Notes:
This is a predicted structure of a 72-nucleotide RNA (transfer RNA) from a Microcaldota archaeon. It matches the Rfam family "tRNA". Rfam describes the family as follows. Transfer RNA (tRNA) molecules are approximately 80 nucleotides in length. The sequence is in RNAcentral, with records from ENA. The source organism's lineage runs through Archaea, Nanobdellati and Microcaldota.
[in-house]
RNA sequence: GGGCUUGUAGUCUAACGGUAAGACGCCGCCUUCGCAAGGCGGAGACUCCGGGUUCGAUUCCCGGCGAGUCCA
Repeated sequence: GGGCUUGUAGUCUAACGGUAAGACGCCGCCUUCGCAAGGCGGAGACUCCGGGUUCGAUUCCCGGCGAGUCCA
């Protein structure tokens, strides 16, 4: 330098083009003499950035940036 893949809560993963879900973690309550486990509830991401298509974009298209991988 070129090809391919990828970017979503603190972390790891979902989301046929239609108001972003789950687990772990965090906070509160119940339970215990206490802790852990368990049960119930809650906060937390306008989806890497900028454009385009569309009534509508996490999703499709283009560019940029970052990461991974292969080739040179």